[in-house]
RNA sequence: GGUUCCAUAAUGUAGUGGUUAUCAUGUCUGUUUUACAUGCAGAAGGUCCUGGGUUCAAGUCCCAGUAGAACCA
Numbered sequence: 001g002g003u004u005c006c007a008u009a010a011u012g013u014a015g016u017g018g019u020u021a022u023c024a025u026g027u028c029u030g031u032u033u034u035a036c037a038u039g040c041a042g043a044a045g046g047u048c049c050u051g052g053g054u055u056c057a058a059g060u061c062c063c064a065g066u067a068g069a070a071c072c073a
Base pairs, nucleotide, nucleotide: 001072002071003070004069005068007066010025011024012023018056027043028042029041030040031039049065050064051063052062053061
């Protein structure tokens, strides 16, 4: 220098262009216990990497950028 892939909650992860974005772990509250852990019930936590475009409608499609990974030279 070239090609390809990836970016979603604190961490990991699902998500055929169409309802209020999924699940697990973790955090918090309640309950259970003498207490802790486990279990049970509930809650909080996401400007879906950034900017722009297409569309009635974009996490999803297109372009550019940023960061990361692999391969080729």
A computed fold for a 73-nucleotide RNA from Scleropages formosus, annotated as transfer RNA. Model confidence (mean pLDDT): 83 of 100. Taxonomically the source falls in Scleropages (Eukaryota, Chordata, Gnathostomata, Osteoglossidae). The sequence is in RNAcentral, with records from ENA and Rfam. Rfam family: tRNA. Rfam describes the family as follows. Transfer RNA (tRNA) molecules are approximately 80 nucleotides in length.